[in-house]
C1' cells in the first nucleotide's frame, strides 16, 4: 500500500410513525434500526423517480368569423384530460473525484 477480522474505540441510520416544507419526486427535525468500512463530502457521467414551468394534442364554457336562420360550420383564451420535457430529486442505484478512524490474517 492492497485488503478488511465474530478485534477495539467510536460513527452513520432503511422501512415505519409524528411534525414541518414542497406541485410532485423528495427533503429537514424527532422517534426507530434494515443495514453500512467511506451509508463522510461533491449531482461530474450513466441509471432511476417526479413534471411545477414550458410545449404539443384532444375536448373546448365564454368569445369571434363565415354561411345563413335559429340551424350549420370554422377559429378559439381559460378550465379539464393526455403526451413530451429537468432547470427538480436521488450519492442507502452504479461509476468518477476528494478526505479520512482502526489494524488481525494474507
Nucleotide at each position: 500500500a492492497c485488503c478488511g477480522a465474530u478485534a477495539a474505540a467510536g460513527g452513520c441510520a432503511a422501512a415505519c410513525c409524528u411534525u414541518u416544507c414542497g406541485a410532485a419526486a423528495g427533503a429537514a427535525a424527532g422517534g426507530g434500526a434494515c443495514g453500512c468500512a467511506a451509508a463522510g463530502c461533491c449531482a461530474u457521467g450513466g441509471g432511476u423517480c417526479u413534471a411545477a414551468a414550458g410545449u404539443c394534442c384532444g375536448u373546448u364554457a365564454a368569445g369571434a368569423g363565415c354561411u345563413a336562420u335559429u340551424a350549420g360550420u370554422u377559429c378559439g383564451c381559460a378550465g379539464c384530460g393526455g403526451g413530451c420535457c429537468a432547470u427538480g430529486a436521488u450519492u442507502g442505484c452504479c461509476a468518477g473525484g476528494u478526505u479520512g478512524c482502526c489494524g488481525a490474517a494474507g
Model confidence (mean pLDDT): 85 of 100. Predicted 3D model of a 106-nucleotide RNA (c-di-GMP-I-GGC riboswitch aptamer) from a Bacillota bacterium. It was read from a public genome assembly, where an Rfam model found it. The organism belongs to Bacillota, within Bacteria. Rfam family: c-di-GMP-I-GGC riboswitch aptamer. Its Rfam clan is "c-di-GMP_I riboswitch clan".